Overview:
Glycine riboswitch aptamer from Lutibaculum baratangense, 98 nucleotides, folded computationally. Rfam family: Glycine riboswitch aptamer. Rfam links the family to the GO term glycine biosynthetic process. The sequence is in RNAcentral, with records from Rfam and Ribocentre. Its mean pLDDT, the model's own confidence on a scale to 100, is 76. Lineage of the source: Bacteria > Pseudomonadati > Hyphomicrobiales > Tepidamorphaceae > Lutibaculum.
RNA sequence: CUCUGGAAAGCAGCCGGCGGCAUCGCGUCGCCGGCUCACCGACGGGGGUAAGCUCGCGGGAUCUGCCGCGGCGAAAUCUCUCAGGUCCUGCGACAGAG
Repeated sequence: CUCUGGAAAGCAGCCGGCGGCAUCGCGUCGCCGGCUCACCGACGGGGGUAAGCUCGCGGGAUCUGCCGCGGCGAAAUCUCUCAGGUCCUGCGACAGAG
């Protein structure tokens, strides 16, 4: 790089724009954007600890191993929800194959 698999959570409310339909008029449907509330965690980002350490102190032991406290260090599908997302397609951590 290619192929395959790959979760959760709103078809929410309001406003605006464009387009279709309808109408004397009020409307209605679709798409896009903004805001509010609710929710999700699997691009990214933050936090924390585990693992680990030729580190320090103390204890016990004397087949150099063990235990406690501290220090350093540092993951995840843990945690936060900033970003992102909440019909499908798509995106997607990660996994398998080439």